[in-house]
RNA sequence: AUCUUAUCAAGAGUGGUGGAGGAACAGGUCCUGUGAAGCCCGGCAACCUGACGUAAAAGUAAAGGUGCUAAUUCCUGCGGUUAAGUCCGAGAGAUGAGAA
Numbered sequence: 001a002u003c004u005u006a007u008c009a010a011g012a013g014u015g016g017u018g019g020a021g022g023a024a025c026a027g028g029u030c031c032u033g034u035g036a037a038g039c040c041c042g043g044c045a046a047c048c049u050g051a052c053g054u055a056a057a058a059g060u061a062a063a064g065g066u067g068c069u070a071a072u073u074c075c076u077g078c079g080g081u082u083a084a085g086u087c088c089g090a091g092a093g094a095u096g097a098g099a100a
Base pairs, nucleotide, nucleotide: 002099003098004097005096006095007094008093013041015040016039017038021031022030023029025077026076027075028074042069043068044067047065048064049063051060052059073092078089079088080087
């Protein structure tokens, strides 16, 4: 990098460091020096492993592996639909687990 599959309306810091950018891409619209990204710590969640639990499930907890921690995946990007910035689906993207 490719394929399969599940999820994406909830949740999570007035911390340290760092110094200018960030929100995938494009267009919007936003966030940011009242301090961006990154890193550390904290936290959230519970997909996988393990633990407890069960006849098997459910469930509990959160030790390990990931992930996440502005805005619905910030919105739209293709098709349909609505009085509508409405609603539905797809695509794209993200994350987990698995496969060759």
Molecule: SAM riboswitch aptamer (S box leader)